[in-house]
Transfer RNA from Pelagibacterium montanilacus, 73 nucleotides, folded computationally.
It was read from a public genome assembly.
The coordinates come from a structure-prediction model, not an experiment, and the mean pLDDT is 81.
Its Rfam family is "tRNA". It is annotated as a transfer RNA.
The source organism's lineage runs through Bacteria, Pseudomonadati, Pseudomonadota, Hyphomicrobiales and Pelagibacterium.
RNA sequence: GGGCUCGUAGCUCAGCUGGUAGAGCACUCGACUUUUAAUCGAAUGGUCUCGGGUUCGAAUCCCGACGAGCCCA
Repeated sequence: GGGCUCGUAGCUCAGCUGGUAGAGCACUCGACUUUUAAUCGAAUGGUCUCGGGUUCGAAUCCCGACGAGCCCA
């Protein structure tokens, strides 16, 4: 330098055909009793990497930039 796969909650990841952004774990609170814990329930937590375009409507489609990984040179 070229090609490919990716970027979504603190972490690991879903999100189908464009139509209200989710799960597990962690954290916080409550219940319970087996008491530094386990179990159950609830709440909190998001510029969907950034900019632009298409569209009534974009995490999703298109273009560019940035970052990560793999391969080739």